Transfer RNA from a Candidatus Doudnabacteria bacterium, 72 nucleotides, folded computationally.
Its mean pLDDT, the model's own confidence on a scale to 100, is 80.
It matches the Rfam family "tRNA". Rfam links the family to the GO term triplet codon-amino acid adaptor activity. About the family: Transfer RNA (tRNA) molecules are approximately 80 nucleotides in length.
RNA sequence: GGCCCUAUCGUCUAAUGGUUAGGACAACAGCUUUUCAAGCUGUGAAUCGGGGUUCAAUUCCCCGUGGGGCUA
Numbered sequence: 001g002g003c004c005c006u007a008u009c010g011u012c013u014a015a016u017g018g019u020u021a022g023g024a025c026a027a028c029a030g031c032u033u034u035u036c037a038a039g040c041u042g043u044g045a046a047u048c049g050g051g052g053u054u055c056a057a058u059u060c061c062c063c064g065u066g067g068g069g070c071u072a
Base pairs, nucleotide, nucleotide: 001071002070003069004068005067006066007065010025011024012023013022018055027043028042029041030040031039048064049063050062051061052060
């Protein structure tokens, strides 16, 4: 250089074009406990950037950027 895959909360990870963008862990708050841990309840937090298609895009298409792989 060519080709392929990939990008969602702090981390890991769901979402068949119509979802309040869900779950686990973590964080924070409350309850419980003499304290800690554990347990229970709750809260906040995300779609890599730009364009296109569409009534509607996390999802499909194009370009870019980052990451991974194969190949010379």